[in-house]
Context: one part of a larger RNA
Molecule: small-subunit ribosomal RNA, central domain
Organism: uncultured organism
RNA sequence: CUGGGCGUAAAGCGUGCGCAGGCGGUUGUGUAAGACAGGAGUGAAAUCCCCGGGCUUAACCUGGGAAUUGCAUUUGUGACUGCACGACUAGAGUGAGUCAGAGGGGGGUGGAAUUCCACGUGUAGCAGUGAAAUGCGUAUAUAUGUGGAGGAACACCCAUGGCGAAAGCAGCCCCCCUGGGAUAACACUGACCCUCAUGCACGAAAGCGUGGGGAGCCAACAGGAUUAUAUACCCUGGUAGCCCACGCCCUAAACGAUGUCAACUAAUUGUUUGGGGAUUUACUUCCUUGGUUACGUUACCUAACGCGAGAAGUUGAACCGCUGGGGGAGUACGGCCGCAAGGUUAAAACUCC
Numbered sequence: 001c002u003g004g005g006c007g008u009a010a011a012g013c014g015u016g017c018g019c020a021g022g023c024g025g026u027u028g029u030g031u032a033a034g035a036c037a038g039g040a041g042u043g044a045a046a047u048c049c050c051c052g053g054g055c056u057u058a059a060c061c062u063g064g065g066a067a068u069u070g071c072a073u074u075u076g077u078g079a080c081u082g083c084a085c086g087a088c089u090a091g092a093g094u095g096a097g098u099c100a101g102a103g104g105g106g107g108g109u110g111g112a113a114u115u116c117c118a119c120g121u122g123u124a125g126c127a128g129u130g131a132a133a134u135g136c137g138u139a140u141a142u143a144u145g146u147g148g149a150g151g152a153a154c155a156c157c158c159a160u161g162g163c164g165a166a167a168g169c170a171g172c173c174c175c176c177c178u179g180g181g182a183u184a185a186c187a188c189u190g191a192c193c194c195u196c197a198u199g200c201a202c203g204a205a206a207g208c209g210u211g212g213g214g215a216g217c218c219a220a221c222a223g224g225a226u227u228a229u230a231u232a233c234c235c236u237g238g239u240a241g242c243c244c245a246c247g248c249c250c251u252a253a254a255c256g257a258u259g260u261c262a263a264c265u266a267a268u269u270g271u272u273u274g275g276g277g278a279u280u281u282a283c284u285u286c287c288u289u290g291g292u293u294a295c296g297u298u299a300c301c302u303a304a305c306g307c308g309a310g311a312a313g314u315u316g317a318a319c320c321g322c323u324g325g326g327g328g329a330g331u332a333c334g335g336c337c338g339c340a341a342g343g344u345u346a347a348a349a350c351u352c353c
Stems, first nucleotide, its partner, number of pairs: 004323003007305002012320001014202004021195002025088007033081002035077005041071002049065006091192001092189004097183003103178005108172002110154001115149007125136002162169002207248006216242002221237004259319002261316004269294002272291001274289005301306001325352003334345004
């Protein structure tokens, strides 16, 4: 260098954007760098291989040939790649219109519930459990009525539903700002594309810093039980935290354990939204097309399980990442990052088979 792989056996970076790099649609003309063909030069000798010769043979020695798959040079070819100049519209994008949506940020607002406070009614219990006890209560609790305070979360609708790159996103037919997507017919640009090492951005929960907030829940902690023990499971309390603003952290079974893009390959059903057509008292029913999506499934693939048009099928000589027994170890050392916690990059000795 070539070859095998990556759903579950080792192996897809958590996700996107994207410079360099790699790769790249149809067509014309030119060029000749790559490529291909030919010529001549060189490619030391020995070795290797082939045909001979010499030691009694062999090893060994020796003559000739071939080979040396290379390099530079030269003459051509013009299909393919490249380069230059044109043309095109099937990839990609832009415009006007329509559509759906928990997409994002800021503000406003609503009702139920828990807790607390005040007052009224009312009296001895309440709470809790397998059973209890700790706890609360005659300083009037629990229950019930009225009023008030405050914080957090949004029952039903809710769905195999929708949106988002992923993480994720849900009270409100409220307001403001804003991203993306789909879509019939058309107009325009004219390959502007795909992928992407380094890089940049986003990135649940927990955690950290500063300042707020604190209803409820609740690591730690305390007490009561249980038990042989009980640093637990159960109970009564309860602080950080969960909430907000700003700044960090950068990890997850970050999962579809399945990288991105593109093309092709049987049927059937549901759902979502848009377009077109027919029909109807009726968005009533049916047909067709596109997006999204669920279940089962033909061929195929797979070690099997399963996958099966959203492929794990077939393909691209597309591009990136990763992989070579188990442990040691995602550890040590060093580098980089971090306030810290730690993260990231990442071995070896040794040991087992």